[in-house]
Molecule: small-subunit ribosomal RNA
Organism: uncultured prokaryote
């Protein structure tokens, strides 16, 4: 520091997810040890039991219980009992101090509660300090005792100290009218006899000490006030009557509406009052580079609370956790009358919960309370126990050890890996275990003593020193030593990418995984197991939560033309910002100083535990606040100037700017009249409609409403919406020029206000045309649409609402600056002047540089560079929706969520593909022609059906006379029956035998039995090779499955002209360029142009056949000339001219001429030539596409079979047959059929063969065998044709199916199931519906011939030649293809994508008659305890008294305030609710096809 995920790919936007750190955690698996920390986050819900606050006898009366001592007395049992407060002590009580600290919790609280910094009107026990005192008198009440009530708690009556109360005094203190007035006290302990008195010794007295009273100052603590800071919500906008202020009074320690009476009417609030929800605040903690964000456990500071609510008392301090009173809820006791209680102290219990510990030890240390002290108390605290809860440390061994052991796993079978790992050998013993030793934490206090101070004093006390005496819960500890054994000590997660780490088996969209993307449908590195590996390690993972990454809230540090985002537009309030200059001020700003910013923590640096965690010393820091001293540039304030911003005045200019009134012509429609006749109108085509009752058309009048042709223009005006005939009234703004004036008057603008298209609403008019709704006609599967005929609201006017639009430049307003060029509108100026040119200014357009932008694009009218202010955005959907509020007559508008759901949604650009987009071009693609198919019969293939089986495959073009170039058996893979199991076939092993051949029996055969013939080859004599049989197991075998695991081969697009690369250049990039453009071509063929230049695979050519000629060669072919021979024939001698054969050459290249054209390439025409523009034909098939076809040609991975899914045999089937389709043959006839005669090919085949001649048969064929291994012989007669003849338009002399009979051939065998022949039979069919196929020249059509396969069996297939046409204007249309361009929401690519209703399941949510809770406002009722006021009642120790009483107090009564509680009526919120609304989601449901292409009506 990033990474994954939207796409075919790219860049951007944008969300989701992840790697990191952390936790008071929990859960799963696992678990050796020590140190240090931490441990109810939930029910402020309920609590049994024990304990958490006492202490002082040196304040007091005292002595109940228990007990030590001393001495006294009594009783006696002589060592016991009793008495006795003398002493140490001490229950209960009075009194003092302390229970306001310490400890717990976070309910409440949005507040002066907290933080920080200030302030004045205060109090402060104990402590320190100053000064002065501490005299005298009175006087209850507890306890104890006596008596009484009660179950108890407890209460009542009688008697007593200190306590308590006055009096005196008052330095200081308080009040004051400055004259004065007021108010205190308490003693306790130790010691001494110098002075006085009694005198053992004491008292007064002295002295020391602790107290007490008043007071001063301080310290500490507390109360109060203020500035600033400290959550969310405006779907909370107004709140407030003690409210805000004043005066008098009261009250408090103290200020103050804190309280009260009166007066005034204020106070708070958009800088967020009030209300609602949530929350203790802080130092800090976690995270982060920081700024920030989150958090507020442990530790520390503050606050609040103590079962819930209220209240006061006491006190220095409380409205009091372990105090009191009252009310309420709950629990307990009860004798039913009444009482008791408060763990949010420490342990602990049940409950709640995912979840959090022992009813432990000690006051040894630290600290606290009391005390003079010893000491007592202390669940504060210190320790221990439990828990891997966290952090830190240590260990589980170290070295050596290759036969690379065994086992496991994998394997290409060789090996690899686990792995030096183990074993083995050597060594060590940390930790744990056992045994022994053993610190620090302890210093004081007490007692003794020395010196100093105090004192009369060697008492006492204090300070300092010495001595003595002890004090440890932890502790069976830390640490050290010894003993013995490698001995007791490793797991968890992960291994598709992110992210380090891979293989096998199982499973088969199942089971399952998953943080995101996504894995799993038979070869899963993603599921489960195993082996191996990676990471961390006494832990490892998961879950939850926070920060980070996230610059996805942007202060640091984002955006708003198209991704989310500029308000429709202006005016303007608050606010924010603001030209130039001088002086001043010092609020902001800057600098210095001072105070504060607690400690702990973080950071730096030392030290201590063996290290670390941890502890500890010092420093820095705490970015802040306050005070103060300076500075004066900038901002602000004040005062005064200026004119460049802004405005005013003067003179002009242009304009559909606005409002109101008037008026013109063209056109449509209507009414009435004339002329005139049968149609008009409308459409893709029609129909509805109008018209013989006279339309349409035409003509001249009239009526009425609406809109203003031409001019007219990316022209003008306006803030926007918007504004268009002409004239007039009123009126707003802009611009220009030159001067004068004012003197910052400015810009923006939350709220607010005005304006605001169309549609719509209200009232009243108007209504020609157009025209929602509606009606009819068409179209259609339907057509509630598009088209047509009608037509109402509306459109128009007046007045009033509405307040929205893709209100768009999808671009807020204002200001400044920043290259050029060009058009146009308004004004000015200069030159020239009918025109025009230059400059300037205000608009309005087009190009374009820099710059910006994701790109597209913008570019002085910015989307550039800056400044000021406002508005708005933060993933998609849900949703601009619900609820609430405001506005509106309504329609509706403005404001505006959440639950839930997805991992995307989106922008721009790229390459393709597609379009019922465009342009150009090609093809038997159409057109022009010729002949067919589709109808018939048959052949053949397929589907379907049937069957025991009808084996399998091929299925649009590109399956269907296809695999199959040939199923009677075989083939054969299928079925039946019957057999075999190392097998029909291969290799290895063992044994035996040559191999082989011939008969015969049983059987359907395979097979089984039996009889015979036969003894081979090589040899070093051991044996070997080949072959057969038997046996064992390794193995064989399979046309079993998967062509979607594959190789190879093949089809198709398509013989279409395309497909790419290197370098360069352009682009952020995908990519582009090249390959596009202008021509041309069959062609990406060639030329030109050109940021491209070259190259490759394709095209073409090179190859083969064919067309002409030359040359060479001359047999089996040929025969011109010469000769021989025959009825005749290259038959023979011979020839090499010709034809043919087969080798080699020539020839054709737009080479030549003319024209067109850019002079190029090329095209058109011509000449010559056998052939002319690739001469004709073939072979040859680019990158790729279709998961195209083939596991049944072959090969092959995996899976399944192995006495069978293998092998053998027999018979059957593949040949079935209501039917449908494809491909063919033969026909339907006279361009023909039949019959007679007659002519001319090419290319092939042949020894298991072709087979002449001759003979037989009507014929198929048979018999015989000459020739031929082929230019020699043979198949082999070519047929159509030609010449003449017959038939005469008919189911025929057409057609030949079907059937009967008789045969031939092949073959082991023609029944299922062959071909052919003869005789007989003589079906359908008279040219074929919709539709559809082939063909452009030696082609179609037509005619025959040959071959492969093959025993036999072609109408199929592959070849061959004979005869031999017609037509092409042309590219509008159909189909297919190529190039360029355009649109796209498609990329599995239009057989694409995708919308809505309905039906079903499910989820959350709104409404709803209501129902049930919580909180709360207002109006009332009520009134415990308490405090305050009043008081006619009752009672009354201290003080006063004239002794009567008074002052004062208490109780009672009463008034005020007030908690619980009650009633009524509102508000708000939560839950629930029959039914209902829409929304999300779900594998294949239904109906249509709205959108994306011109998406078929943009």
């Nucleotide at each position: 520091a990033g990474a994954g995920u939207u796409u075919g790919a790219u860049c951007a936007u944008g969300g989701c997810u992840u790697g990191g750190a952390u936790u008071g955690a929990a859960c799963g698996c696992u678990g050796g040890u020590g140190g240090u920390a931490u441990g109810c986050u939930u029910a402020g819900a309920c609590c049994c039991u024990g304990u958490u606050a006492g202490u002082c006898g040196a304040a007091c009366g005292g002595u109940g219980a228990g007990u030590g001592g001393u001495g006294a007395g009594a009783g006696c049992u002589u060592g016991c009992u009793c008495u006795g407060g003398c002493u140490g002590a001490c229950g209960a009580g009075u009194g003092g101090c302390g229970g306001a600290c310490g400890g717990g919790u976070g309910c409440g609280u949005a507040a002066c509660g907290c933080g920080u910094g200030g302030g004045a009107a205060u109090c402060u026990a104990c402590c320190u300090u100053u000064u002065a005192g501490u005299g005298g008198g009175g006087g209850a009440u507890a306890g104890c005792c006596c008596g009484g009530a009660g179950a108890a708690a407890u209460c009542c009556g009688g008697a007593u100290u200190a306590a308590c109360c006055g009096c005196a005094u008052a330095a200081g203190c308080c009040c004051u009218a400055c004259g004065g007035g007021g108010g205190a006290a308490a003693a306790g302990g130790g010691g001494c006899c110098u002075c006085u008195c009694c005198u053992u010794g004491g008292a007064a007295g002295c002295u020391c000490u602790u107290g007490c009273u008043a007071u001063u100052a301080g310290a500490u603590g507390a109360g109060c006030c203020c500035g600033c800071g400290u959550a969310a919500g405006a779907u909370u906008a107004g709140c407030u009557a003690g409210u805000u202020g004043g005066u008098g009074g009261g009250g408090u320690a103290a200020u103050g509406g804190c309280c009260u009476a009166c007066c005034a009417a204020g106070g708070c609030a958009g800088c967020g009052a009030u209300c609602u929800u949530u929350a203790g605040c802080u130092g800090g903690u976690c995270u982060g580079a920081g700024a920030g964000g989150a958090u507020g456990a442990u530790c520390a500071g503050c606050c609040a609370c103590a079962c819930u609510g209220g209240g006061a008392c006491u006190g220095a301090g409380a409205c009091a956790c372990g105090g009191c009173c009252c009310a309420g809820a709950c629990u307990c006791c009860u004798a039913c009358g009444g009482g008791a209680g408060g763990c949010a102290g420490c342990a602990g219990u049940g409950g709640g919960g995912a979840a959090u510990a022992u009813u432990g030890g000690a006051c040894a240390a630290u600290g606290g309370g009391c005390g003079a002290a010893a000491g007592c108390c202390u669940g504060a605290u210190c320790c221990a126990g439990c828990a891997a809860u966290a952090c830190c440390g240590c260990g589980u061994g170290u070295g050596u050890g290759a036969a690379g052991a065994a086992g496991g796993c994998c394997c290409g079978a060789g090996g690899g890996u686990u792995g030096u790992a183990a074993a083995g050998c050597a060594c060590u013993u940390u930790c744990a275990a056992u045994a022994g030793g053993g610190a620090c934490g302890a210093a004081a206090a007490g007692c003794c003593u020395a010196a100093g101070c105090u004192u009369a004093a060697u008492a006492u006390g204090c300070u300092u020193g010495g001595g003595u005496c002890u004090u440890g819960a932890c502790u069976u500890a830390a640490c050290c030593u010894a003993u013995a054994c490698a001995a007791g000590a490793a797991g968890c997660a992960c291994c598709g990418g992110c992210u380090a780490a891979c293989u096998c088996c199982g499973u088969g969209c199942c089971a399952g995984c998953a943080g995101c993307c996504g894995c799993g449908g038979u070869a899963a590195u993603a599921c489960g197991g195993a082996g191996g590996g990676u990471g961390c390690a006494a832990g490892c993972g998961u879950u939850a939560a926070u920060c980070g990454g996230a610059a996805u809230u942007a202060c640091u540090g984002g955006g708003c033309g198209u991704a989310a985002a500029g308000c429709g537009c202006a005016c303007g309030u608050a606010g924010g910002u603001g030209g130039u200059u001088u002086a001043u001020u010092a609020a902001g700003u800057c600098a210095g100083a001072u105070g504060u910013g607690a400690a702990a923590g973080c950071c730096c640096u030392g030290g201590g535990c063996u290290c670390a965690a941890c502890c500890u010393g010092g420093g820095a820091a705490c970015u802040g606040c306050a005070u103060u001293u300076g500075a004066a540039a900038c901002u602000g304030g004040u005062a005064g100037g200026c004119u460049a911003g802004a405005g005013u005045a003067u003179g002009g200019u242009a304009g559909a700017g606005g409002c109101a009134a008037g008026u013109g012509g063209a056109a449509u429609u209507c009414c009435a009249g004339g002329u005139g006749u049968a149609g008009c109108g409308g459409u893709g085509a029609a129909a509805u409609g109008c018209g013989u009752a006279g339309a349409u058309a035409u003509u001249a009048u009239g009526a009425g409403g609406a809109a203003u042709a031409c001019c007219a223009g990316u022209g003008g005006c306006g803030a926007a919406g918007g504004c268009g005939g002409c004239c007039c009234c009123c009126u707003g703004g802009a611009c220009c020029a030159a001067u004068a004036c004012u003197g910052a008057c400015a810009c923006u603008g939350a709220g607010g206000u005005a304006c605001g298209a169309a549609a719509g609403c209200g009232u009243g008019g108007g209504g020609a045309g157009c025209g929602a709704a509606c009606a009819g006609g068409a179209u259609u599967a339907g057509a509630u649409a598009c088209c047509c005929u009608g037509g109402u609201a509306g459109u128009c006017c007046a007045c009033g609402c509405c307040g929205u639009a893709a209100a768009c430049g999808a671009u807020g307003u204002c200001a400044a600056c920043u290259a050029a060029c060009u058009g146009u509108u308004g004004g000015g100026c200069g030159g020239g002047u009918u025109u025009c040119c230059a400059c300037u200014u205000a608009g309005u357009g087009g190009u374009g540089c820099a710059g910006c932008u994701a790109a597209c694009g913008c570019a002085a009218g910015a989307a550039g560079u800056u400044g000021a202010c406002c508005g708005c955005c933060u993933g998609g959907g849900g949703a601009g929706u619900a609820c609430g509020g405001c506005c509106g007559c309504a329609a509706g508008g403005c404001u505006a969520a959440a639950a839930c759901u997805c991992a995307a949604a989106u922008g721009a650009a790229u390459u393709g593909a597609c379009g019922g987009g465009g342009g150009c071009c090609c093809g038997c693609a159409c057109a022009a022609g010729c002949g067919g198919u589709g109808g018939a019969g048959c052949a053949u293939g397929u589907g379907g059906u049937u069957u025991a089986a009808u084996u399998c495959g091929a299925u649009g073009c590109a399956a269907c006379g296809c695999g199959a170039a040939g199923a009677a058996c075989c083939u054969u893979a299928c079925c039946u029956a019957c057999c075999c199991u190392u097998g029909a076939c291969a290799u290895c092993c063992a044994g035996a035998g040559a191999a082989u051949c011939u008969g015969u029996u049983a059987g359907a055969g395979a097979u089984a039995g039996u009889a015979g013939a036969g003894u081979g080859c090589c040899u070093u004599c051991g044996g070997g090779a080949a072959u057969u049989c038997u046996g064992u197991g390794a193995c064989a075998g399979g046309u079993g499955c998967u062509g979607c695991a594959u190789g190879g081969c093949u089809u198709u697009c398509g013989u279409c002209a395309g497909c790419u690369c290197g370098u360069g250049u352009c682009g952020u990039g995908a990519g582009a360029u090249g390959u596009u453009g202008g021509g041309u071509u069959a062609a990406g063929u060639c030329c030109c142009g050109u940021a491209a230049c070259g190259a490759g695979c394709g095209c073409a050519a090179c190859c083969c056949c064919u067309a002409u000629c030359c040359u060479u060669a001359u047999u089996u072919g040929c025969c011109a000339g010469c000769g021989c021979g025959u009825c005749a024939u290259g038959g023979c001698g011979g020839g090499a001219a010709c034809u043919c054969u087969a080798g080699g050459g020539a020839g054709a290249c737009u080479g030549c001429c003319g024209g067109u054209g850019a002079c190029a390439c090329a095209c058109c025409g011509g000449a010559g030539g056998a052939a002319g523009g690739u001469g004709g034909g073939g072979a040859c098939g680019a990158c790729g596409u279709c998961a195209a076809g083939u596991c049944a040609u072959c090969a092959u991975g995996g899976c399944a079979c192995u006495u069978a899914c293998g092998g053998a045999u027999u018979g059957g089937g593949c040949u079935a047959c209501a039917c449908a389709c494809g491909u063919g043959c033969u026909a339907c006839a006279a361009u023909g059929g039949g019959g007679c005669a007659u002519a001319c090919a090419g290319a092939g085949g042949g020894u298991u063969g072709c087979g002449a001649u001759c003979c037989c048969g009507c014929g198929a064929g048979g018999g015989u065998u000459a020739g031929c291994u082929a230019a020699u012989c043979u198949c082999a007669g070519a047929a159509a044709g030609c010449u003449g003849u017959u038939c005469g338009u008919a189911g025929u002399c057409c057609g030949g199916a079907u059937u009967g009979g008789a045969g031939u051939c092949u073959g082991c065998a023609a029944c299922u199931c062959g071909a052919c022949u003869c005789c007989a039979u003589g079906a359908a069919g008279u040219u074929g519906g919709a539709a559809u196929c082939g063909c452009u020249a030696g082609u179609a059509a037509u005619c025959g011939c040959g071959g492969a396969u093959c025993a036999g069996a072609a109408u199929g297939c592959c070849g061959c030649g004979g005869u031999g046409a017609a037509u092409a204007c042309g590219u509008u249309c159909c189909c297919g293809g190529g190039c360029c361009u355009u649109g796209u929401a498609c990329a599995c690519a239009c057989c694409g994508c995708c919308c809505g209703u309905c039906a079903c399941g499910u989820c959350a949510u709104g409404g709803a008659a209501g129902u049930g809770g919580g909180c709360u406002g207002c109006a009332a009722a009520a009134g415990a305890a308490g405090u305050g006021g009043g008081u006619a009642g009752u009672u009354u120790a201290a003080c006063c008294u004239u002794c009567g009483g008074g002052a004062g107090a208490a109780c009672g009564c009463u008034c005020a305030c007030c908690a619980c509680u009650u009633u009524g009526u509102g508000g708000u919120u939560c839950a629930u609710g029959a039914c209902u609304g829409g929304g999300g989601u779900g594998a294949a449901g239904u109906c249509g096809u709205a959108a994306c292409a011109a998406g078929g009506u943009a």